[in-house]
RNA sequence: UCCGGGGUAGCUCAAUUGGCAGAGCGGAUGGCUGUUAACCAUUAGGUUGCGAGUUCGAGUCUCGCCCCCGGAG
Numbered sequence: 001u002c003c004g005g006g007g008u009a010g011c012u013c014a015a016u017u018g019g020c021a022g023a024g025c026g027g028a029u030g031g032c033u034g035u036u037a038a039c040c041a042u043u044a045g046g047u048u049g050c051g052a053g054u055u056c057g058a059g060u061c062u063c064g065c066c067c068c069c070g071g072a073g
């Protein structure tokens, strides 16, 4: 330099043909009990890497850039 894959909650990852951004773990509060843990209930947490474009509508499509992983030279 070129090719492919990826970037979404604190972490690991979903999100169907473009149509309400979610789950598990973790956190907080409460319950349970000799106590911690476990368990149960409730709850907070998002500039979907950055910027633009298309569209009534973009995590998803298009363009540029940044970063990570793999491959080629």
Base pairs, nucleotide, nucleotide: 001072002071003070004069005068006067007066010025011024012023013022019056027043028042029041030040031039049065050064051063052062053061